This is a predicted structure of a 372-nucleotide RNA (Bacterial RNase P class A) from a Pseudomonadota bacterium.
RNA sequence: GAAGUUCGCCAGGCAAUCGCUGGAUGCUUUGCAUCUGGAGGAAAGUCCGGGCCCCAUAGAGCGGGACGCUGGCUAACGGCCAGGCGUUAUAAGCCGUCCACUCCGGUGGGCGGCCCAAGGCGACAGACAGUGCAACAGAAAGAUACCGCCUAAGUUCGCAAGAACCGGUAAGGGUGAAAUGGUGGGGUAAGAGCCCACCGCGGCCGUGGUGACACGGACGGCAUGGCAAACCUCGUCCGGGGCAAGGCCAAAUAGGGGAGCGAUGGCGUGGCUCGCGCUGCUCCCGGGUAGGCUGCUAGAGGCCGUCGGUAACGGCGGUCCCAGAGGAAUGAUUGCCCACGACAGAACCCGGCUUAUCGGCGGGCUUCCCAC
Numbered sequence: 001g002a003a004g005u006u007c008g009c010c011a012g013g014c015a016a017u018c019g020c021u022g023g024a025u026g027c028u029u030u031g032c033a034u035c036u037g038g039a040g041g042a043a044a045g046u047c048c049g050g051g052c053c054c055c056a057u058a059g060a061g062c063g064g065g066a067c068g069c070u071g072g073c074u075a076a077c078g079g080c081c082a083g084g085c086g087u088u089a090u091a092a093g094c095c096g097u098c099c100a101c102u103c104c105g106g107u108g109g110g111c112g113g114c115c116c117a118a119g120g121c122g123a124c125a126g127a128c129a130g131u132g133c134a135a136c137a138g139a140a141a142g143a144u145a146c147c148g149c150c151u152a153a154g155u156u157c158g159c160a161a162g163a164a165c166c167g168g169u170a171a172g173g174g175u176g177a178a179a180u181g182g183u184g185g186g187g188u189a190a191g192a193g194c195c196c197a198c199c200g201c202g203g204c205c206g207u208g209g210u211g212a213c214a215c216g217g218a219c220g221g222c223a224u225g226g227c228a229a230a231c232c233u234c235g236u237c238c239g240g241g242g243c244a245a246g247g248c249c250a251a252a253u254a255g256g257g258g259a260g261c262g263a264u265g266g267c268g269u270g271g272c273u274c275g276c277g278c279u280g281c282u283c284c285c286g287g288g289u290a291g292g293c294u295g296c297u298a299g300a301g302g303c304c305g306u307c308g309g310u311a312a313c314g315g316c317g318g319u320c321c322c323a324g325a326g327g328a329a330u331g332a333u334u335g336c337c338c339a340c341g342a343c344a345g346a347a348c349c350c351g352g353c354u355u356a357u358c359g360g361c362g363g364g365c366u367u368c369c370c371a372c
Base pairs, nucleotide, nucleotide: 001368002367003366004365005364006363007362008361009360010359012337013336014335015334016333017332018331020038021037022036023035024034025033026032027031040343044354045353047352048351049350050349051348052242053241054240055239059274060273061272062271064238065237066236067235068234069083070082071081072080073079084124085122086121087120088119093114094113095112096111097110098109099108100107101106125233126232130231131230132227133226146173147172148169149168150167154165155164156163157162181199182198183197184196185195186194200222201220202219204217205216206215207214208213246294247293248292249291256285257284258283259282260281261280265279266278267277268276301320302319303318304317305316306315307314308313
């Protein structure tokens, strides 16, 4: 310097005029004046987790649901960080070949093969607890002989070569997503872990590591695989409902009508059972009100510094207040600058995940080239 990849930041700016709205102060108070603040990185989806509120005094079991490698972080999580194992590329590199150019040193391009970085992804517990599934093809799908190979041993025929029967085989071929470990050698009638070497697999031992695991050693011929986002088993966790939660004030109406259960009953915020609590409750028809205040923004808060930690993050110190509408507030015009603005608007709040997205800036890691 180039390429790949990953992470972070910004999100039009400035000025003027008019307009909307929260707060503070003042006044001549249904308003006016001054000062000050006013949508996002996703505000989106409503997918997770909580804060907060109510049931409510709220326990146990069944059932149901979620998660699932290891160690950390966190209020918590299905999240985040670091690591492990597995998988997946592409770039670069190497080899071969073809073409073009050539200063004959090479250069560039195409094709094929090998290897494969940072990075990406993981639906990452268990298949000897049990049940189940795998169409078609194929001889056969958890257990076999279609094609093939042999004819050793045994029987029959034949002068012989040989043929037939019986028998052996799963190395070769075919089918399939998958065919009962792989490659090579020996052996055999022909073959087969039958035997051997290496690889693979299994448990055992040693070393390193908090751990998942990694590496090494000797031993063992050792194999009935796959799917659990199939039912299931194991481990950990889980009460429900939600700001339209809830609280206060005011007002109005019909203290209406009917049916059912009734203490061995009824009710209690997912289902069932037990326990616990309360003492009435449930359904249908009809009538009144739907107004105001609050909850409502000072927080698991932001920013800066420092210490610890690989990091996520935590401790300590300092500093700041940064939207609270209520049918829903930030809009319009003009001028300048510029990166020419995409996706897109809070509704109790926060931590995540997922989705959409124009452009700009910066950092990390990997590979290659050049120079010193």
The coordinates come from a structure-prediction model, not an experiment, and the mean pLDDT is 77.